[in-house]
Context: one part of a larger RNA
């Protein structure tokens, strides 16, 4: 040199553990911000730094309430020096303070800085200085000014106890809006109204009380799951897209106004007729009263068996006041009683009792039982006890009686739920006649383009947008898939509306044929941290002595590392290059061959 054996090293697999993480369910909450938000910068503790708390009143101050004998976060000891049964540290809910930067908002900026005005304070002989407040815009009410141009009005200036501005994981509605891909190529088509930017709400959004479906029967706002059904359809009739009626459940709700008429104010424009008008009648009286357009306030109305004004008749307890005026009638307010109704839309607070739920938390049952093994007993044997507690955890191996808990019971502050009272709000109706008014206009349609609908422009209704043309008012109009008649459903161009639906940044609990350190969040540890990039952005490694540091005093080689003794421990080949400690990889020792 090679081979085998045995023993070390080197490595850090594997085993086992888990602080950390993955999904799921079931509760909650579902916004935070000009009272300055989310974010962060810089400080703060007696003693360097990093993390967590706070904020020049800085690991904290008040106050209530729990709650107990320790206690001045952690990494992490040490040493100081202090609190504390006059009830601390600590949990809970409330309040103080709360540098600078951030929408940032006196102005300026390369963010965390610079620089300034005004009104008090402090200071100074007077300045500099220090110190409290205040000083962006925009919209909105209010007022004060005022052009071109006479009134206006456009613009400006002041106030304000209105308000907006900025951040948020998904979810949600709108405005934009793709390519890869599929068609085996590819253009119409598809992917897709998807990814994606952008605007804005809310806890949910959105929709939403028929100008709706249906079909000779009928149903009765939306929404959302099943099923109709991969059907009808549509489709370079390819590739693919893809529904509704009508049923089966969830959940369950209906309201307000536009007009017409009536009345009040305002502003125009008309004016002397007294014939109009001032609620009617009979008598007096009045006068810028009247009329007529607009425009706001109130009352009346709100339907599709067509409503609704307007006229007519009839119908109501009770009191005051009003209406130019004296009677009689009539109208109108108001207050009382009488009925009836409610605060999540249909108007809207608040207050009292009481019931429950509700933070921090209370109480919890039985073995410090013997023996043995062993370093420790929870094991192994024996002998007892508890159970509405034999889930789980820790404790020197595997504990129902050792701890923490659990079963179960209790508890109360603020808030939240319900109940009742107070409160508050409404409050004529019925009938009739058909002569008159009204039923939402640049709207409906059409016409051309585009576009959404299962529908790719078709035979193409029906929905929306863009240009242009432009209606009716109930004997009106609109649908039922060109059209057209007949029936039939329904009343468009206003608005608001719970619940069922859809997420989870984030809180509580619970759960796992869910991971166990190249797994599982990128991250179990100083992690979005070190590092890389100018930047937007990428983006790691890295866990485990022991039961307890008992973390190896003291002696010795050694300049130190590092060892060898002692010691400690059950164990040091468990020594902080620490649990096991595989393989490559290196050596030494012994044997065999060359």
């Nucleotide at each position: 040199u090679g081979c085998a054996c045995a023993u070390g090293g080197u490595g850090g697999a594997u085993g086992c553990c888990u602080u950390g993480g993955c999904a799921u369910c079931g509760a909650g909450a579902g916004c935070c911000g000009a009272u300055g938000a989310a974010g962060g910068a810089c400080g703060u503790u007696g003693g360097a730094g990093u993390c967590u708390g706070c904020g020049a009143a800085a690991a904290g101050c008040c106050c209530c309430g729990g709650g107990a004998a320790g206690g001045u976060g952690a990494c992490a000891a040490c040493c100081g020096a202090c609190c504390u049964g006059u009830g601390a540290u600590c949990c809970g809910g409330g309040g103080a303070u709360g540098u600078c930067c951030g929408a940032a908002u006196g102005g300026g900026g390369a963010a965390a800085c610079c620089c300034a005005c005004c009104u008090g304070g402090a200071g100074u002989a007077a300045a500099g200085u220090c110190u409290a407040g205040g000083u962006a815009c925009c919209u909105c009410u209010g007022u004060c000014u005022g052009a071109a141009c006479a009134c206006a009005u456009a613009g400006g200036g002041c106030a304000g106890u209105a308000g907006g501005a900025g951040g948020g994981a998904a979810c949600g509605u709108g405005g934009g809006g793709a390519a890869g891909u599929g068609a085996a190529a590819c253009a119409u088509c598809u992917c897709a109204g998807u990814a994606c930017c952008c605007a804005c709400a809310g806890g949910a959004a959105g929709a939403g009380a028929a100008a709706a479906c249906a079909a000779a029967a009928g149903u009765g706002a939306u929404u959302c799951c099943g099923g109709u059904a991969g059907u009808a359809g549509u489709g370079g009739c390819g590739a693919g897209c893809g529904a509704a009626a009508c049923u089966g459940g969830a959940a369950g709700a209906g309201g307000c106004u536009a007009a017409a008429c009536c009345u009040c104010a305002c502003a125009u424009a008309u004016g002397u007729g007294a014939u109009a008008g001032c609620c009617g009648g009979c008598g007096g009286g009045c006068g810028u009263u009247g009329u007529a357009u607009g425009u706001g306030g109130g009352g009346u109305g709100u339907u599709g068996u067509g409503g609704g004004g307007c006229c007519g008749c009839a119908u109501g307890g009770c009191c005051u006041g009003u209406u130019c005026u004296g009677c009689c009638g009539g109208a109108c307010a108001g207050g009382c009683g009488a009925a009836g109704a409610g605060u999540c839309a249909u108007a809207a607070a608040c207050c009292a009792u009481g019931a429950g739920u509700g933070a921090a938390g209370u109480g919890a049952a039985a073995g410090c039982c013997g023996a043995c093994u062993g370093g420790a007993a929870a094991g192994u044997c024996g002998c007892g006890g508890c159970a509405u507690a034999g889930a789980g955890g820790g404790u020197g191996a595997u504990a129902c009686c050792c701890c923490c808990g659990u079963a179960c019971a209790c508890g109360u502050a603020a808030g939240c739920u319900c109940a009742u009272g107070g409160c508050u709000c409404u409050u004529u109706u019925g009938c009739g006649u058909u002569a008159c008014c009204c039923c939402g206009a640049g709207u409906a349609a059409c016409a051309c383009c585009g576009a959404a609908c299962c529908c790719c422009u078709g035979a193409a209704a029906u929905u929306c947008g863009g240009u242009g043309u432009g209606a009716a008012u109930c004997u009106g109009g609109c649908g039922g898939g060109a059209c057209c008649a007949c029936c039939c459903g329904u009343u468009a161009a206003g608005c608001c509306u719970a619940a069922a639906u859809a997420c989870u940044c984030c809180u509580c609990g619970a759960u796992g044929a869910c991971c166990g350190a190249u797994a599982g969040c990128g991250g179990a540890c100083u992690a979005g941290u070190a590092c890389c990039g100018u930047g937007a952005g990428g983006g790691a490694a890295a866990g485990g002595u022991g039961a307890a540091a008992a973390g190896u005093a003291c002696c010795c080689c050694g300049g130190g590392a590092g060892g060898g003794g002692a010691g400690u421990g059950a164990a040091a080949u468990a020594g902080u290059a620490c649990c096991u400690g595989a393989a490559a990889c290196c050596a030494u020792g012994u044997g065999c061959a060359u």
Record summary:
Large-subunit ribosomal RNA, domain I from Aeromicrobium endophyticum, 594 nucleotides, folded computationally. The coordinates come from a structure-prediction model, not an experiment, and the mean pLDDT is 80. The full RNA is in RNAcentral, with records from ENA. It matches the Rfam family "Bacterial large subunit ribosomal RNA".